[in-house]
Predicted 3D model of RNase P RNA and transfer RNA as a complex of 433 nucleotides.
RNA sequence: GGAGUCGGCCAGACAGCCGCUGCGCCGCCGACGGCGGCGUGGAGGAAAGUCCGGGCUCCACAGGGCAGGGUGCCAGGUAACCCCUGGGGGGCGCGAGCCCACGGAAAGUGCCACAGAAAACAGACCGCCGAUGGCUGGCUCCGCCAGUACAGGUAAGGGUGAAAAGGUGCGGUAAGAGCGCACCGCGCCGGUGGCAACACCCGGCGGCACGGUAAACCCCACCCGGAGCAAGACCAAAUAGGGGAGCGAACGUGCGGCCCGCACGGCUCCCGGGUAGGUCGCUCGAGGCGUACGGUGACGUGCGUCCCAGAGGAAUGGCUGUCCGCGACAGAACCCGGCUUAUCGGCUGGCUCCCCCU
RNA sequence: UGGGCCGUCGCCAAGUGGUAAGGCACGGGGUUUUGAUCCCCGCAUUCGGAGGUUCGAAUCCUCCCGGCCCAGCCA
Numbered sequence: 001g002g003a004g005u006c007g008g009c010c011a012g013a014c015a016g017c018c019g020c021u022g023c024g025c026c027g028c029c030g031a032c033g034g035c036g037g038c039g040u041g042g043a044g045g046a047a048a049g050u051c052c053g054g055g056c057u058c059c060a061c062a063g064g065g066c067a068g069g070g071u072g073c074c075a076g077g078u079a080a081c082c083c084c085u086g087g088g089g090g091g092c093g094c095g096a097g098c099c100c101a102c103g104g105a106a107a108g109u110g111c112c113a114c115a116g117a118a119a120a121c122a123g124a125c126c127g128c129c130g131a132u133g134g135c136u137g138g139c140u141c142c143g144c145c146a147g148u149a150c151a152g153g154u155a156a157g158g159g160u161g162a163a164a165a166g167g168u169g170c171g172g173u174a175a176g177a178g179c180g181c182a183c184c185g186c187g188c189c190g191g192u193g194g195c196a197a198c199a200c201c202c203g204g205c206g207g208c209a210c211g212g213u214a215a216a217c218c219c220c221a222c223c224c225g226g227a228g229c230a231a232g233a234c235c236a237a238a239u240a241g242g243g244g245a246g247c248g249a250a251c252g253u254g255c256g257g258c259c260c261g262c263a264c265g266g267c268u269c270c271c272g273g274g275u276a277g278g279u280c281g282c283u284c285g286a287g288g289c290g291u292a293c294g295g296u297g298a299c300g301u302g303c304g305u306c307c308c309a310g311a312g313g314a315a316u317g318g319c320u321g322u323c324c325g326c327g328a329c330a331g332a333a334c335c336c337g338g339c340u341u342a343u344c345g346g347c348u349g350g351c352u353c354c355c356c357c358u
Numbered sequence: 359u360g361g362g363c364c365g366u367c368g369c370c371a372a373g374u375g376g377u378a379a380g381g382c383a384c385g386g387g388g389u390u391u392u393g394a395u396c397c398c399c400g401c402a403u404u405c406g407g408a409g410g411u412u413c414g415a416a417u418c419c420u421c422c423c424g425g426c427c428c429a430g431c432c433a
Stems, first nucleotide, its partner, number of pairs: 001354010012323007020042010044329001048340002051338005056228004063260004068224005073087005088102001089100004103219002108217002110213003125158002127154003132151002134148006166184006185208001186206005191200003232280004242271006251265004273432003287306008324327001359429007368382003376413001384400005406422005
């Protein structure tokens, strides 16, 4: 100098004027309200998708079972997690580093189209052989040899397929084959190291113990009650608590897919109608920042310090000026922790590889 | 805001692991003097998009995109 990789941060800046809105204080008025002034606060890293997990609230201080759903190498972190951290295994990369739905297919069931002979208790289409038996022929005739490919043997080779029942080599055989052996692979047992997953250039045993699929059913381990701030509480308004259908204690509702159990006694649905105002919930919280200590780390503990949107048709905007690199994705609605997705550009730190110079 | 459902040809749609039925419409041909009717043929390179699982995906899984429906009180 170039290429790359992993993080952290920012999200136009400044000034003036005019607005919008929460809170506090003060003043005025025709006063449970309104107006004005001053002070102070006023969107995000994703506020988004609503994909997970929790808080909070109600259902019955949410109980038992089935069904259902979720998670899925190990250990830890956390309020909890489909999250995060560290480690193991596998894959990619020269490397920093990145990716992985990564339990079980020798518990059972199902499926594997087409092609192919055969697709899971394997299978003879071509090929190879035909030792043994059959048939034919020959000879030196209790037998031997040759031919044939009838029975049969054979999973080495070809061909089909996504996949053909360990691989390579040597021996062996009629031809072959874990049939035998060596090495590799596989499984089991033990040993060593590790909390564990697992690892081992540690030892022994077994010819091999039977494809793939569990994002098919399923099995194993662990976890999960339901609904959601339109939860829920209070005040006020409305009165056609009307009509119809169904069920009615062996019923219905709370209750959610079902049963038990508990509580309540009329309940559910449809049609028609009325009313849709206010207060609380509402923002101080598993909170932010700094620092010390513990931990490899996620994180935890202590101390100090700060208060940082809370609307309800829904505020955070408009204009002007200056500057720069002309500004992306995008707008809170009960709150929080994650994940995922969208995103112009800029600043900064660690590390890796290549080239050059000293 | 919360909850639920859906997306297959221009329209309506079947298909729930084995290579996308059917109807209408449209295009071509035939029948007819012509038109309608009727008959025959054609019409989905990618099932909203992307990625994954599988030999194989409209179908199973994940993430996005678009659309539709429901909601308080009297009760």

Overview
It holds a member of the Rfam family "Bacterial RNase P class A". From the family's description: Ribonuclease P (RNase P) is a ubiquitous endoribonuclease, found in archaea, bacteria and eukarya as well as chloroplasts and mitochondria.